Source information:
A computed fold for a 107-nucleotide RNA from Priestia megaterium, annotated as SAM riboswitch aptamer (S box leader). Its mean pLDDT, the model's own confidence on a scale to 100, is 83. RNAcentral records the identical sequence in 2 taxa. Rfam family: SAM riboswitch aptamer (S box leader). About the family: The SAM riboswitch is found upstream of a number of genes which code for proteins involved in methionine or cysteine biosynthesis in Gram-positive bacteria.

RNA sequence: UUCUUAUUAAGAGUAGGUGGAGGGACUAGCCCGAUGAAGCCCGGCAACCGACUUAACGCAUGUUAAGCACGGUGCUAAUUCUUGCAGCAGCAGCUGAGAGAUAAGAA
Numbered sequence: 001u002u003c004u005u006a007u008u009a010a011g012a013g014u015a016g017g018u019g020g021a022g023g024g025a026c027u028a029g030c031c032c033g034a035u036g037a038a039g040c041c042c043g044g045c046a047a048c049c050g051a052c053u054u055a056a057c058g059c060a061u062g063u064u065a066a067g068c069a070c071g072g073u074g075c076u077a078a079u080u081c082u083u084g085c086a087g088c089a090g091c092a093g094c095u096g097a098g099a100g101a102u103a104a105g106a107a
Stems, first nucleotide, its partner, number of pairs: 001107008013042001016041003022032003026084001028082002043076003048072003052067006080099001085096004
């Protein structure tokens, strides 16, 4: 980088430190930002993978469910902020797909 599967309406600092101007993937919008952006550290949230605990089944030591949060990630303004394609609908809007993101596996 590509492919597969799953998730994507919840949650997390309304006075943490550092840092200094940008950020919200891209398009178009609309927002956030010197009452301080990104990044880094700390704190927090969640529970995808592993470990561990309990229960049921099985007896090929595994499967499923619940728990925990020890290890690996991830996330921590706004629904993935909305949108970009298709269908329905007079509009508003609704549904699905695509794109993106994250996890696990594979090449």